[in-house]
RNA sequence: CUGUACUAGGCGGGGAACUAGCGGUGCCCUGUACCUGCAAUCCGCUAUAGCAGGGUUGAAUUCCUGUUAGAGGUAGUAACUUGUAAGGACUGCCCCUAGUAAGUGGUGUUGACAUUUAGGCCCUACGCGGCAGAAACUUCCAAACCCCGUCAGGCCUGGGAAGGAGCAGCGGUAAGGAAGCACUUCUGGGUGCCGUAGGUCUACCUAAUUCGAGCUAACUGCUGGGGUAACGCUUGGGGGUUACUAUCGAAGGCAGGUGUACAG
Numbered sequence: 001c002u003g004u005a006c007u008a009g010g011c012g013g014g015g016a017a018c019u020a021g022c023g024g025u026g027c028c029c030u031g032u033a034c035c036u037g038c039a040a041u042c043c044g045c046u047a048u049a050g051c052a053g054g055g056u057u058g059a060a061u062u063c064c065u066g067u068u069a070g071a072g073g074u075a076g077u078a079a080c081u082u083g084u085a086a087g088g089a090c091u092g093c094c095c096c097u098a099g100u101a102a103g104u105g106g107u108g109u110u111g112a113c114a115u116u117u118a119g120g121c122c123c124u125a126c127g128c129g130g131c132a133g134a135a136a137c138u139u140c141c142a143a144a145c146c147c148c149g150u151c152a153g154g155c156c157u158g159g160g161a162a163g164g165a166g167c168a169g170c171g172g173u174a175a176g177g178a179a180g181c182a183c184u185u186c187u188g189g190g191u192g193c194c195g196u197a198g199g200u201c202u203a204c205c206u207a208a209u210u211c212g213a214g215c216u217a218a219c220u221g222c223u224g225g226g227g228u229a230a231c232g233c234u235u236g237g238g239g240g241u242u243a244c245u246a247u248c249g250a251a252g253g254c255a256g257g258u259g260u261a262c263a264g
Stems, first nucleotide, its partner, number of pairs: 001264006009057003012030004020046005034054005063257006072248011084236004092231001094227007102220003105216003114210001116208005122199006128192002131188005137180005147172004155164003
């Protein structure tokens, strides 16, 4: 150096979680890398850390060590985004109210604001008028009998003349009903540019006197107070993305190391 046969070892790894700790089943990431049984209300071990039983490969591209690399996971911080709960004691938008008078507007030398006087409005009393209702009044209708007048017929008295009571009819009238109502009386009022007298607060209006330049607060602004959780704001707890820090870390790449026996 070659050949043969063995052995050590290999036949996936990692993260989070669980665990006193280590593995496994389960989840996730890489990746393709044997089989059977056990196993999350767990299963099996003890720093030599799955247990039990089989198969295959086997000293090298495959095992071991170092280095490089950085898929991915976890934790913290910050920013952004998304939805959720609470808050009007922080906080803008919005609403209400009180004030102010910077701006706009309105009004003002055809006299603002203020002042004085006289009135109106308002209240009371008394009148007058009017409206409504009622009464009275006028006219009409209206009584089988128990209203009136006249009373045909008939009835009664009488010798007769005549007389008597009296129904119907006719006329009138009462109770009652209808219409009218110039005059009269009573009652009432959301009655009246009415009259007289008095009162009333200056709240409003009118007119006149004095003074001589502002007045108003409708809108915007400003100040104070109150309210509202839809939005912004504050706070809490979630989801997602990115960046930084820390930690764990696979595949891959590179370099090195590496057993026994026999034969040639």